This is a predicted structure of a 72-nucleotide RNA (transfer RNA) from a Halobacteriota archaeon. Rfam family: tRNA. By type it is a transfer RNA. Model confidence (mean pLDDT): 80 of 100.
RNA sequence: GGAGUCGUAGGGUAGUGGAUAUCCUAUCGGCCUCCGGAGCCGAUGAUUCGGGUUCAAAUCCCGGCGACUCCG
Numbered sequence: 001g002g003a004g005u006c007g008u009a010g011g012g013u014a015g016u017g018g019a020u021a022u023c024c025u026a027u028c029g030g031c032c033u034c035c036g037g038a039g040c041c042g043a044u045g046a047u048u049c050g051g052g053u054u055c056a057a058a059u060c061c062c063g064g065c066g067a068c069u070c071c072g
Stems, first nucleotide, its partner, number of pairs: 001071007010025003018055001026044006048064005
C1' cells in the first nucleotide's frame, strides 16, 4: 500500500427497515437475614463519527476514524 471482518451501557452480548434497543455482569437503593459478597425486587447506564436513501435507519448505501486478520 491492497483485501476482508468488525465497531451497541463501566465489561460482555442479541438485534437483518416500524425496538419499550435484549440479556448477563457491574454499580446504587430496598426487602430478607444473626451477618453477608447468598437470594428476591427495583433503579442507573449504550447504538464509533459525518453524509445519503426512506414516511421511518442500530439495521441499507458512501466516506472518515479505530480494532483484528490476510496479501504484498